[in-house]
RNA sequence: GCGGAUGGCUGGAUGGUCGCUGCGUUGUGUUUCCGCUUUGCCGAGACGCGACGUAGAGGAAAGUCCGGACUCCAUGAAGAGACGGUGCCGGGUAACGCCCGGCGGGGGCAACCCCAGGGACAGCGCCACAGAGAACAGACCGCCUGACGCAUCGCUUGCGAUACGUCUGGUAAGGGUGAAACGGUGGAGUAAGAGACCACCGCGGGUCUGGCAACAGCCCCGGCACGGCAAGCCCCACCGGGAGCAAUGCCAAAUAGGGACCUCGUGGUGCAAGCCAGGGCGUCUUUGGCCCGAGACGGUCCGGGUUGGCAGCUAGAGGGCCAUGGGCAACCAUGGCCUGAGAUGAAUGACCAUCCAUGGUCGGGGCAACCCGACCGGGACAGAAUCCGGCUUACAGGCCGUCCGCGCUU
Numbered sequence: 001g002c003g004g005a006u007g008g009c010u011g012g013a014u015g016g017u018c019g020c021u022g023c024g025u026u027g028u029g030u031u032u033c034c035g036c037u038u039u040g041c042c043g044a045g046a047c048g049c050g051a052c053g054u055a056g057a058g059g060a061a062a063g064u065c066c067g068g069a070c071u072c073c074a075u076g077a078a079g080a081g082a083c084g085g086u087g088c089c090g091g092g093u094a095a096c097g098c099c100c101g102g103c104g105g106g107g108g109c110a111a112c113c114c115c116a117g118g119g120a121c122a123g124c125g126c127c128a129c130a131g132a133g134a135a136c137a138g139a140c141c142g143c144c145u146g147a148c149g150c151a152u153c154g155c156u157u158g159c160g161a162u163a164c165g166u167c168u169g170g171u172a173a174g175g176g177u178g179a180a181a182c183g184g185u186g187g188a189g190u191a192a193g194a195g196a197c198c199a200c201c202g203c204g205g206g207u208c209u210g211g212c213a214a215c216a217g218c219c220c221c222g223g224c225a226c227g228g229c230a231a232g233c234c235c236c237a238c239c240g241g242g243a244g245c246a247a248u249g250c251c252a253a254a255u256a257g258g259g260a261c262c263u264c265g266u267g268g269u270g271c272a273a274g275c276c277a278g279g280g281c282g283u284c285u286u287u288g289g290c291c292c293g294a295g296a297c298g299g300u301c302c303g304g305g306u307u308g309g310c311a312g313c314u315a316g317a318g319g320g321c322c323a324u325g326g327g328c329a330a331c332c333a334u335g336g337c338c339u340g341a342g343a344u345g346a347a348u349g350a351c352c353a354u355c356c357a358u359g360g361u362c363g364g365g366g367c368a369a370c371c372c373g374a375c376c377g378g379g380a381c382a383g384a385a386u387c388c389g390g391c392u393u394a395c396a397g398g399c400c401g402u403c404c405g406c407g408c409u410u
Stems, first nucleotide, its partner, number of pairs: 001406010012355007020056014035041002058381001062392002065390005070244004075288006083240005088102005103117001104115004118235002123233002125229003140175002142171003146167004151162005183201005202224001203222004208217003248311004258302005267276003278292004318339009356379001359376007
């Protein structure tokens, strides 16, 4: 200097004019209530109209994919089942399917990146087409052997060698098909071959060592292969109530404490309350609890009122920064400082001026990188709606750090 990997920050600036919403202070008008020295005053509140000050969207506010906080639900607890989720080991966290560190596998020269990472001997299923053959399979082309036929050559004249063709037998090393062919390389051996044999690798098993562990390593034993797919069903381990701020609560107001139909239990005791039995209560069992009594706790259908206001609503496992200690890290503990949108058809906008980032054109300087001047042009993805911790997706431009590779110079 070029190329690459990875982490973080930012994502226009300044001034002016007008316009929104919250909060605080304050003025004023109307009105309600309390009190009093009662036709007025004081205090508290509600609504309207102003003044001043102050604050006012994001790193993703998006997706609605996970996990929670919070609220409500008559069914709570234990066990089993259904359904759903996760899936190597260890740690972090309120928790997670998230984060950190490691192990194993894959990609890359590397920095780094990726993995839906338990089980294929519990069972079922699939591997199209091509191919001889796709799981304990198989001979198309080949190679070898024997017999026969035929041609050539050689010679010791009936033998040998070579090529071609047919058939019997052997073979799975070479070639072909395919995504994948029942281990790989080399050797020795064979008629030709083959883990049939040998060495190493691979695979399976074992002792020992290291590590919390997943695993790794030395050594030993074994010719050892019935492959792959579980992001096919499935098996195993662990986890999991439902709904959601349109949750929910209060106030005001209004209506019809509405109507029809269906089914089950109408028992015993007691003066009664109650108790026992019975029916019902998001799968079943056990246990506890709740509701019910022929005028349903249940089921089906028809119909009416309320569409207003307030709370929930923003200090939450809040957030950011700094220091100290622990930890490889994620993170944890302690201390200090700073900080905060709450709308409700949904607020934060519009206009003007100046400056500026990237970019383009022209001119000049320079070996180049680049510098100067003029003009054009003007900044991505994108708006909170209960809140938080994550993941995923989108993103013009600018800045900073660390690491890897290549080249050059000193």
Predicted 3D model of a 410-nucleotide RNA (Bacterial RNase P class A) from uncultured Litoreibacter sp. Model confidence (mean pLDDT): 77 of 100. It was read from a public genome assembly, where an Rfam model found it. It matches the Rfam family "Bacterial RNase P class A". It is annotated as a ribozyme. About the family: Ribonuclease P (RNase P) is a ubiquitous endoribonuclease, found in archaea, bacteria and eukarya as well as chloroplasts and mitochondria.